[in-house]
A computed fold for a 351-nucleotide part of an RNA from a wastewater metagenome, annotated as large-subunit ribosomal RNA, domain IV. RNAcentral holds the full RNA, with entries from SILVA. It matches the Rfam family "Bacterial large subunit ribosomal RNA".
Context: one part of a larger RNA
RNA sequence: UCGUGGUGAAGGAACUCGGCAAAAUACCCCCGUAACUUCGGGAUAAGGGGGACCUGACACGUCAACACAUUUUCUGUGGGUAGCGUGGAGGGUCGCAGAGACCAGGCCCAAGCGACUGUUUACUAAAAACACAGGUCCGUGCGAAGUUGUAAGACGAUGUAUACGGACUGACUCCUGCCCGGUGCUGGAAGGUUAAGGGGAACUGUUAGCGCAAGCGAAGCGGUGAACUUAAGCCCCAGUAAACGGCGGUGGUAACUAUAACCAUCCUAAGGUAGCGAAAUUCCUUGUCGGGUAAGUUCCGACCUGCACGAAUGGAGUAACGAUUUGGGCGCUGUCUCCACCACGAACUCG
Numbered sequence: 001u002c003g004u005g006g007u008g009a010a011g012g013a014a015c016u017c018g019g020c021a022a023a024a025u026a027c028c029c030c031c032g033u034a035a036c037u038u039c040g041g042g043a044u045a046a047g048g049g050g051g052a053c054c055u056g057a058c059a060c061g062u063c064a065a066c067a068c069a070u071u072u073u074c075u076g077u078g079g080g081u082a083g084c085g086u087g088g089a090g091g092g093u094c095g096c097a098g099a100g101a102c103c104a105g106g107c108c109c110a111a112g113c114g115a116c117u118g119u120u121u122a123c124u125a126a127a128a129a130c131a132c133a134g135g136u137c138c139g140u141g142c143g144a145a146g147u148u149g150u151a152a153g154a155c156g157a158u159g160u161a162u163a164c165g166g167a168c169u170g171a172c173u174c175c176u177g178c179c180c181g182g183u184g185c186u187g188g189a190a191g192g193u194u195a196a197g198g199g200g201a202a203c204u205g206u207u208a209g210c211g212c213a214a215g216c217g218a219a220g221c222g223g224u225g226a227a228c229u230u231a232a233g234c235c236c237c238a239g240u241a242a243a244c245g246g247c248g249g250u251g252g253u254a255a256c257u258a259u260a261a262c263c264a265u266c267c268u269a270a271g272g273u274a275g276c277g278a279a280a281u282u283c284c285u286u287g288u289c290g291g292g293u294a295a296g297u298u299c300c301g302a303c304c305u306g307c308a309c310g311a312a313u314g315g316a317g318u319a320a321c322g323a324u325u326u327g328g329g330c331g332c333u334g335u336c337u338c339c340a341c342c343a344c345g346a347a348c349u350c351g
Base pairs, nucleotide, nucleotide: 001346002345003344004343005342006341007340008339010337011336014335019332027051028050029049030048031047036041038171052093053092054091055090058087059086060085061084062083066078067077068076069075094098106330107329108328109327110326111325112324113322114321118130119129134169135168136167137166138165139164140163146155147154148153172317173316174315175314177247178246179245182244183243184240185239186238187237188236191235192234193233197229198228202224203223204222205221206220209216210215248266249265250264251263252262275309276306287303288302289301290300291299
C1' cells in the first nucleotide's frame, strides 16, 4: 500500500449519474391497520406492546377407583380423586441487554411500462423484449388445408369446423371513427388485348408440256404465309381496411383588444372522430402556470402552440404483480464532512 472483516465522537446522503456499498429491519403472541379495488385483495400494510428463570392461585383436557346396563367374552353410560398434559393472574430472582448467539422482511408516497406466474442474448443486456389466457380476420368438408419427401409415404389425426393451419393484437373495463383512389386479396364475365395449336387465301422454287424466240406453265414435291378460330392473364366492373396503408391548404369575419361559433375558395379516395397530449413521442425547450426544495434542466398536476399522438401497426384507464424505470419521504448508517484504529491475509523491506 492492497484485500477481507470489525469499531467509531459530532453530524446524518452534505457522497454520488444514482443511497452504489454498508447500516438498519427481521421470529412468535397481542392490539391495530389507510387510499384504492376486478371485493379475491391491498396486508406481515403502516404503527404500537410483550417475550428469560423460579414459584404459582385458578381454568381446561385426559383419567385408575366406584356405580349402572348389556353380554359367553368384548363393551356402553355415569363418575371424576391422584397422576400426566395445556394455559395462566399474582409473587419473586438476575443481567447493560431475556426472539440475549446463530438464524431472521426496512417501510411509505407518486408516476411510466408490461395485466399476471412464466421465457430470453450458455460467456458484458432479464427488460418496457418473447410468451400468455382473451379478441379479431383468413384458409380448410376430410384422401382437409398446411408441412415434409424425387416418390411410395408420413405428420396434421386414430382428430372432423366448439376441429386444424396461418396472420395480427395481447388479462380486465370503456371503446375501436373516416377513406377501397394506389397496392394486395376475393368475385365477375359483356367488350379490348393476348401464346402454341388449328386454318389455309396469296406469293414463290422446281418442270412435263406449249412456243421460232421472249416467255407461259398443269400435277407433284418444297418454301414463305394473310383472313378466320383459340385459354388463363392483363385492361375492365364490383367487393374488401382487427388487408398493406392513408386520414389537407388559403383568405376574411363579432360594438376595446384578442380570438373566430360563421363565410368564401382550392385540392383530395378521405381530410384525424372519441380519448390522450412538452408524452419511452415536443425541435424551439430548462415552453408557461401550479406543487414539492432555502435553492429542482429531473419529478408530479395542469395548459395545448401535437416540429412529428391517436384508435387490434390498437386508443384511454386500471386493482394485483415486477431482482423493471423515474421522482419524493421516514428510519438507518464511515457514502460523505474526514478520516482513525483493530484483526487476519498478501505485497514490500530486513534476517